c-di-GMP-I riboswitch aptamer from a soil metagenome, 87 nucleotides, folded computationally. RNAcentral holds the sequence, with entries from MGnify.
RNA sequence: GACAAGGGCAAACCCGCCGAAAGGCAGGGGCGCAAAGCUGCAGGGCUACCGCACGCGGACGCGUGCUACGCCGGCUGGGCUGCCGAA
Numbered sequence: 001g002a003c004a005a006g007g008g009c010a011a012a013c014c015c016g017c018c019g020a021a022a023g024g025c026a027g028g029g030g031c032g033c034a035a036a037g038c039u040g041c042a043g044g045g046c047u048a049c050c051g052c053a054c055g056c057g058g059a060c061g062c063g064u065g066c067u068a069c070g071c072c073g074g075c076u077g078g079g080c081u082g083c084c085g086a087a
Stems, first nucleotide, its partner, number of pairs: 001084001008033002013028002016025003031074001037080003041077003044072003051066006
């Protein structure tokens, strides 16, 4: 970062599996991406199993709020790496 070349990845959605969920993996599918490759370091966001508080309730349990040890790299930044070679 080009009306170039060879390519690459793969949104929503569908199906199967894992997970409490967010979400992840695999197949199909292509919205898009010049790093939409890797990395959870920073910011930001998502979920709330467990835990804590409160309420209902005879109890089991249910509901509400808080909470990351869980998650998001196709939210931004940082770090590392990579194809081509016009202006």